[in-house]
Context: one part of a larger RNA
RNA sequence: CGCAGGAAAUUUGAGAGAAUCUGUCCUUAGUACGAGAGGACCGGGAUGGACAUACCAAUGGUGUAUCAGUUGUUCUGCCAAGAGCAUAGCUGAGUAGCUAAGUAUGGAAAGGAUAAGCGCUGAAGGCAUCUAAGCGCGAAGCCCCUCUUAAGAUAAGAUUUCCCAUCACUUCAAGUGAGUAAGACCCCAGGUAGAAAAUCUGGUUGAUAGGUCUAGGGUGAAAGUGCAGCAAUGUAUGAAGCUGAUAGAUACUAAUAGGUCGAGGU
Repeated sequence: CGCAGGAAAUUUGAGAGAAUCUGUCCUUAGUACGAGAGGACCGGGAUGGACAUACCAAUGGUGUAUCAGUUGUUCUGCCAAGAGCAUAGCUGAGUAGCUAAGUAUGGAAAGGAUAAGCGCUGAAGGCAUCUAAGCGCGAAGCCCCUCUUAAGAUAAGAUUUCCCAUCACUUCAAGUGAGUAAGACCCCAGGUAGAAAAUCUGGUUGAUAGGUCUAGGGUGAAAGUGCAGCAAUGUAUGAAGCUGAUAGAUACUAAUAGGUCGAGGU
C1' cells in the first nucleotide's frame, strides 16, 4: 500500500514445512515342518538403542553484586573490626536463571490408489492362458492420517462485537481539507520477549519495576559484651548474623503531565 467505511477479537485452511528409524526378549510353541539336526509364518505382550521436541519437580553442573574460611600487602591514627588489590587472590558451599549426563513425551493405529509378485473369470487360438475386455489381493515406498505454519490464498475467505452519518471549501464527485468516534500509537514502568525492530504485561479506576515488611531458599553460629584460660582459643547471649535473581503483602518512590493519528462508507 492492497484486501470498496473505520476498528478489536476469534477462526477456516488452498498451500508449505517437520516427522516417518530399529534391536532384543517372552508367549503362541519346541507347535506347523523335518528321518534327525534343527525350527517358523501369523498373532499377542515386554523392554531397549539412536534421533527429535519440551521442561527444571527430583539428580547433578554452572552460578564474577550470596555466605563462610584463609594468605600476603596497602589503607581506615592504633587495638578490635573492616575495605581495596593479588586469576573471582585462593578454598568450601550455593538461590534464581540457564543447562544434561537428568525428567517427560513422540514414531502409533486406520484408510485410499499402487510396484514387483500372487490370483479370479476369460477369449483371440473348441484346449490352455493373471489380460486382450473385466475383477481382486499386495510394500518401511506414494496420497492421506499426526504436528507446526498459513487469507498478499490479489480467487486477498468466515464469525462475533464496537464506532457513527460532523464541519469548511468546492470544478458537485468514488473530490479536497479539518476536528472527532470506536480504537491505536508516541511517551513512561517493565519482562513470560528480545541483537535492533517486533512481542507481551502495566500506566493511579494501578501491584509494572524499585523500596519496605513477611516468608522461602542459601551460608553456617555475626559484631559487641560477659565468663574460662598466661595466651592461642573456647563458650554464653543465639540456629546467630548476613543474604542477587524466588513468593505474598504494601502505593513509600517511579509509571506524572501530555502529544499524534484515526470513519463519514459508488
The prediction has a mean pLDDT of 88. Large-subunit ribosomal RNA, domain VI from Helicovermis profundi, 266 nucleotides, folded computationally. Its Rfam family is "Bacterial large subunit ribosomal RNA". Gene Ontology terms of the family: structural constituent of ribosome and ribosome. The full RNA is in RNAcentral, with records from ENA.